A computed fold for a 681-nucleotide part of an RNA from Clostridium bornimense, annotated as large-subunit ribosomal RNA, domain II. The full RNA is in RNAcentral, with records from ENA. Lineage of the source: Bacteria > Clostridia > Eubacteriales > Clostridiaceae > Clostridium. Model confidence (mean pLDDT): 85 of 100.
[in-house]
Context: one part of a larger RNA
């Protein structure tokens, strides 16, 4: 890990719906007795129970009765259909579909392991240091003291046994080992280490205290029992085939991964043939959203006019006069708004005696569920940063519950909804150079960037289309040759400032074909280079701008180059316009099944998870009828039959005694999953 057997809606008693029987304003026995062909049936057996009357809290009245003053009004009732059984559904109360806790709790069993105490025993090679006292010298008045000796004291010191003490490292990790082994190191006359026998018990001992030990168990040992404890959790839950077919919302809930009720599934009955539902139109409606807009309620921009305030200036004051100062109001002028509206769609939603169109899809009663974690796409909000494969509403669609094609690969996106079967055709989407089925298709542009085949601000004589406008044979632009001057070095102001440092101006004026009180370079300041600007030469377009189409550059990232490779440039890229052909499980066609309607011809229909109905097959056992079987049953192994399946059969080996068909009952009745269980291997 395989492979075989085992392995989960049971059973009893209530209830409640359904469906078959029986009887019926009835319906029916229970214990129990008798009988009997005796695990069992047949007769008795009316205590009961349930239905035939309700209403009141009751008294108590009664098709009525309560309430009430009430003959008012209302409220529960009357105007019949129960009732035994079987059966099946579902539920209650039992362990109740199985297997799973940690834990609670009651009796006992453990200190042969460990902690502590208790009693009595045992044990510590060798070395080393040298406390007190004491002796003898010195010393002192006498002591203290000091010096040599002795002596042998200590939770002394090195260091074996012993302590299996465990500090470091490093093997081991399915170990040689459920804590070891190796090298290192601690302790070793004490708080030392040990044998034996005894003492403390789980709501408890013990404890140099660590929640540590208390038999490999310890925040409460360990073993039987309460006990199948109890799990709103987790996993499992076995044949077959038809028929519909869901939700993941509401509201409440010590409720948020549980529940109720209700929405939405199913299954039966009934009402109705009412236009009952739904959908398109169609006539009517209510509405304040997009959008606008400034009328109102704010916001918020320039300007004009102005109450009022501040400055000034005249005035003793009263008061006047001015104002590149603030400034309501008003008038213009341009804007802003979920919590503004003088306005206002488009969908959406109510209605309708109207019209098709589907044809019971509405509605009502019961019986049986599931669901209450959604998920992603577009669209309109919100939350957030107008971030999220992000939170949360609304609306629609797909997944969930859905396969097939297409997006390379891809539940949620584009196309489509698989009954079953064909070597048969049309088509969607999407594609047609090869990998790959169809076009190397036509007509026409564009784009040189492999853009295509990743992204912004901003940039740029990239290149196509369409425009406005200046200049231009009275010679444009572009270049080349020549001029570019004069008061004047313009005033100022500066050491200087001369066209070019800075300030000013009325930036003037002369000569001129033309030349500024100067466009840059440049000097310490001159100079000197150049430009505007004008002649030549030259001979035809040439400038500036606005729109718009493809492209360019900005443009760094970790496995390998962002087209799925390949490879493509008058395309196999991008636009526009046509023609073909390919492409699904879609549509058709032909055959075939099943369900529904139909009086019939004929016509619709069969994707589904959770879940509801309906039909079946299998297996064992009992009745009842009837085969079969040593001339070979059942098992069992092969095998090209038969049926839509679950399943059935026939023949042949191999088995060696028991088994099928029909029709009824009843169940220990189907296994691939449970870290299932047991045995093999």
């Nucleotide at each position: 890990g395989c492979c075989a057997a085992c392995g989960a809606g049971u059973u009893a008693c209530g209830g409640u719906a359904u469906g078959c029987a029986g009887c019926a304003a009835g319906g029916u026995u229970a214990a129990g007795u008798a009988c009997u062909u005796a695990u069992g049936g047949u007769a008795c057996g009316u205590a009961g129970c349930c239905g035939a009357a309700g209403g009141g809290a009751a008294a108590c009245c009664a098709a009525g009765u309560c309430u009430g003053a009430a003959c008012a009004g209302g409220g529960c009732g009357a105007c019949u259909a129960g009732u035994u059984g079987c059966a099946u559904g579902c539920u209650g109360u039992a362990g109740a579909c199985c297997c799973g806790a940690a834990a609670c709790c009651g009796g006992g069993u453990g200190a042969c392991c460990u902690a502590u105490c208790c009693a009595u025993g045992g044990c510590c090679a060798g070395g080393u240091u040298g406390a007190a006292g004491c002796g003898a010298g010195g010393g002192u008045a006498a002591a203290a003291c000091c010096u040599c000796g002795u002596g042998g004291a200590g939770g002394a010191c090195c260091g074996a046994a012993c302590c299996a003490c465990g500090u470091u490292g490093g093997u081991g990790u399915u170990g040689a080992a459920a804590a070891a082994c190796c090298a290192u190191g601690g302790g070793a006359u004490g708080a030392g280490c040990u044998g034996u026998g005894g003492a403390u018990a789980g709501c408890g001992g013990a404890g140099a205290a660590a929640u540590u030990c208390c038999a490999a168990u310890c925040g409460a040992a360990c073993u039987c029992g309460g006990a199948g404890a109890u799990a709103g959790c987790u996993g499992g839950u076995u044949c077959u085939c038809c028929u519909c077919g869901a939700a993941a919302u509401a509201g409440c809930u010590u409720u948020a991964g549980g529940g109720c009720u209700a929405g939405c599934g199913u299954c039966u009955g009934g009402u109705a043939a009412a236009u009952u539902a739904a959908g398109u139109g169609a006539u009517g409606g209510a509405g304040g959203u997009a959008g606008a807009g400034c009328a109102c309620u704010g916001a918020a921009u320039g300007g004009g006019c102005u109450a009022g305030g501040g400055g000034g200036c005249c005035g003793c004051g009263a008061g006047g006069c001015u104002u590149a100062c603030c400034g309501a109001a008003c008038c213009u002028u341009a804007u802003c708004a979920a919590a503004c509206u003088c306005c206002g769609a488009a969908u959406g939603c109510c209605a309708u005696a109207c019209a098709c169109u589907u044809g019971u899809a509405c509605c009502c009663a019961g019986g049986c569920a599931g669901u209450c974690a959604g998920a992603c796409u577009g669209c309109g909000a919100a939350u957030g940063a107008u971030a999220a494969g992000a939170u949360c509403c609304g609306u629609a669609g797909u997944c969930a519950a859905a396969a097939g094609g297409g997006a390379a690969a891809c539940a949620g996106c584009c196309c489509a909804g698989a009954c079953c079967g064909u070597c048969a055709g049309c088509u969607a989407a999407g594609g047609u150079c090869c990998c790959u089925a169809a076009a190397u298709g036509u007509a026409g542009a564009u784009u040189a960037a492999g853009u295509g085949g990743u992204a912004a601000a901003g940039g740029a004589u990239g290149u196509g289309a369409g425009g406005u406008u200046u200049c231009u044979a009275a010679g444009a632009c572009a270049a080349c040759u020549a001029g570019g001057a004069u008061g004047u070095u313009g005033g100022c102001u500066u050491a200087g400032a001369a066209g070019c440092a800075g300030c000013c101006a009325c930036u003037c004026a002369u000569u001129u074909a033309a030349a500024g009180a100067g466009u840059g370079c440049g000097u310490a300041a001159u100079a000197g280079c150049u430009c505007a600007c004008u002649a030549g030469u030259c001979g035809a377009g040439a400038g500036a701008c606005c729109u718009u189409g493809c492209g360019c550059c900005g443009a760094a990232a970790a496995u390998g180059u962002c087209c799925g490779g390949g490879g493509c440039u008058a395309a196999a890229a991008u636009c526009u316009a046509c023609u073909a052909c390919c492409g699904a499980a879609g549509c058709u066609a032909c055959g075939g099944a099943c369900u529904c309607c139909u009086a019939a011809c004929g016509g619709a229909g069969u994707g589904g998870u959770a879940g509801a109905g309906g039909a079946g097959c299998u297996u064992c056992c009992u009745g009842u009828a009837u085969g079969g079987g040593c001339u070979g049953a059942a098992g069992u192994c092969g095998u090209a039959c038969c049926g839509a399946a679950a399943g059935g059969a026939g023949c042949g080996g191999u088995g060696g005694a028991c088994u099928g068909u029909a029709c009824a009952g009843g169940a220990g009745u189907g296994a691939g999953a449970a870290u299932g269980u047991u045995g093999g291997c």